[in-house]
Predicted 3D model of RNase P RNA and transfer RNA as a complex of 423 nucleotides.
Rfam match: Bacterial RNase P class A. It is annotated as a ribozyme.
The coordinates come from a structure-prediction model, not an experiment, and the mean pLDDT is 77.
């Protein structure tokens, strides 16, 4: 300079003016109210987001339920930490990629037991098509027996290769590599290294499965109170009066008073100054995630649902997008722009 | 706002690891003087991205769209 990597971060500024919606305070008595209070008035102060979104994960809260065990369902998945907890984070370990910085990794078990491998191929968990080689014969051949090193087919053909070996030929034998077992050594452990032995073991578990740890279900429309009026339920008056039960008598119902009312319309908490809060080029401890401590701050909040519009100037011309109970994450969307650590190639000193 | 569930042809709908299928529908041809009917033949596709496997509509993950429930008195 020029390619590439990995982090943090900002996401339109500033100024005027009008508006929206919550807090706080003050001043009244113009309004409502019996009072608390509330409207109206005037000062102040605050008002989306890094994902507010998907509702995929853990959790605060509230309500059921609930001796204990066991099964049935679901979730994870090397090891070690962090965390209030997680399926999240951080570190390593193993396995892939890239010259490298660095990246990606649903990464237990297939020798517990089943089940799947389609075409192709001679054989798909067993095998002999083609061919090699040895013997026999009625000798271009065409039968027995030996091999599995070479073709072919298929993702996968009974470790890979080289060398002896041998009718050919093969872990049959050695060398190296890979993968099982065992023994030292290192590490906290995943697991490395390093010697030795036999001689090899198909692939799916995001197919059933096995193995170890975890999981009681709903979900702010949860839930607690208030609760007009309506269905429905008592008591009490009892025929005075009216209406119905074809007409008349009994007799019965409503119409009359009071009082219960699960729950639903509505309304008030839950809900928003104190919480697993937030800022700090503050200290320590840890690689690090995090942790302890010290200074500082309080910061949206409805209930048809606010967070907007104008103008003026500046630029890179402004994306994805909008709180509804609260956090910790994850995942997905995003125009444009700042930093900062490392790598690699080229120039130059 | 919570909580569930489905996407296969132009329409309804099967199929659920091993070349994706049926009825209507469209075409195009026979038949008929024409149209209908009937015969025959043929188009049309697993919402969308990315995994696991040799192999994915089927498994798993993310994402899109749709639909349905939240009230024992409206």
């Nucleotide at each position: 300079c020029g390619a590439g990597u990995a982090g943090a971060c900002c996401g339109a500024g500033c100024a005027g003016c009008c508006g929206c919606g919550g807090g706080u305070g003050c001043a009244g008595u113009u309004c409502c109210g019996a009072a608390a209070g509330g409207a109206c008035g005037c000062a102040u102060g605050c008002g989306a987001g890094g994902a507010a979104a998907g509702u995929c994960c853990g959790a605060g809260c509230u309500c059921c339920a609930c001796a204990g065990g066991g099964u049935a369902g679901g979730a994870u998945a090397a090891c070690g930490g962090c965390u209030a907890a997680c399926g999240g984070c951080c570190g390593c370990c193993g396995g892939g990629g890239g010259c490298g910085a660095c990246c990606c990794u649903a990464g237990g078990g297939a020798a517990a037991g089943u089940g799947c491998a389609a075409c192709a191929g001679a054989g798909a968990u067993a095998u002999a098509c083609c061919g090699c080689c040895g013997c026999g014969c009625c000798c271009a051949g065409c039968g027995c027996g030996g091999c599995a090193a070479g073709g072919g087919u298929g993702g996968a053909a009974a470790g890979g290769c080289g060398a002896g070996g041998u009718a050919a030929g093969a872990g049959c034998u050695c060398a190296c590599c890979a993968g099982c077992g065992c023994a030292c050594g290192g590490g906290g452990a995943a697991c490395c290294g390093u010697g030795c032995g036999g001689c090899u073991c198909u692939g799916c578990a995001a197919a059933c499965c096995c193995u170890a740890u975890c999981c009681g279900g709903a979900g702010c429309a949860a839930c607690a109170c208030c609760g007009c009026g309506g269905a429905g339920g008592g008591a009490c008056a009892g025929u005075a009066g009216c209406g119905c039960c074809g007409g008349c008598c009994c007799g019965g119902c409503g119409c009359g008073u009071c009082c219960c009312g699960g729950g639903g319309a509505g309304g008030u908490g839950g809900c928003a100054u104190u919480g697993a809060g937030c800022c700090g080029a503050g200290g320590c401890g840890g690689c690090a995630a995090c942790g302890c401590c010290c200074g500082g701050c309080c910061a949206a909040g409805a209930u048809a649902g606010a967070u907007g519009g104008c103008u003026g100037u500046u630029c890179a011309a402004g994306a994805c997008a909008g709180a509804a109970c609260u956090c910790g994450g994850c995942u997905u969307a995003u125009a444009g722009g700042u930093c900062u650590g490392g790598u690699c190639g080229c120039a130059u000193u | 706002g919570c909580g569930g569930g489905u996407g296969u042809a132009g329409u309804u709908c099967a199929g659920c690891g091993g070349u994706a299928g049926a009825a209507c529908a469209c075409c195009a041809g026979c038949c008929u003087u024409c149209c209908a009917a009937g015969c025959u033949g043929g188009u049309u596709g697993u919402g969308u991205g990315g995994g696991u496997u040799c192999g994915a509509c089927u498994c798993c993950c993310a994402u899109c769209a749709c639909c349905c429930g939240c009230u024992c008195c409206a």